Description:
This is a predicted structure of a 115-nucleotide RNA (c-di-GMP-I-GGC riboswitch aptamer) from Candidatus Tritonobacter lacicola. Its Rfam family is "c-di-GMP-I-GGC riboswitch aptamer". Rfam links the family to the GO term cyclic-di-GMP binding. The prediction has a mean pLDDT of 75. Taxonomically the source falls in Candidatus Tritonobacter (Bacteria, Pseudomonadati, Candidatus Auribacterota, Candidatus Tritonobacterales).
[in-house]
RNA sequence: GUCCGAAAGGGCAAACCACGGGAAACCGUGGGACGCAAAGUCACGGGUCUUAGUCCGAACGGCUGAAAAAGCUUGUACCUAGUCGCCGAAGGGAAAGACGGCCGGGCUGCCGAAG
Numbered sequence: 001g002u003c004c005g006a007a008a009g010g011g012c013a014a015a016c017c018a019c020g021g022g023a024a025a026c027c028g029u030g031g032g033a034c035g036c037a038a039a040g041u042c043a044c045g046g047g048u049c050u051u052a053g054u055c056c057g058a059a060c061g062g063c064u065g066a067a068a069a070a071g072c073u074u075g076u077a078c079c080u081a082g083u084c085g086c087c088g089a090a091g092g093g094a095a096a097g098a099c100g101g102c103c104g105g106g107c108u109g110c111c112g113a114a115g
Base pairs, nucleotide, nucleotide: 003115011036012035016031017030018029019028020027021026034101040107041106042105044104045103046102047099048098049097050096051095054093055092056091060088061087062086063085079082
């Protein structure tokens, strides 16, 4: 010096509660301690979580209408062969966000027994 991790001083603070922020995941402050040797820090990789807004949405429900299988419009023809509206919605996508006390990685770091 490195690994490991005993002791001491100190540090952090899960659940839960209150108040505040957020659409939500969740976050901040105070109380509170289950735990933690990186439970310090960085959303870089993986993972998990959220969905207000946005896009898709002929499951399905509703509305208008004669009809939503509704091209034009009256020729009975035409050629380019269409058209399937609106609201909601299970679900899905993109995107955005959350979690560092899920794992990996980067950066930094107090003490220091035995081995």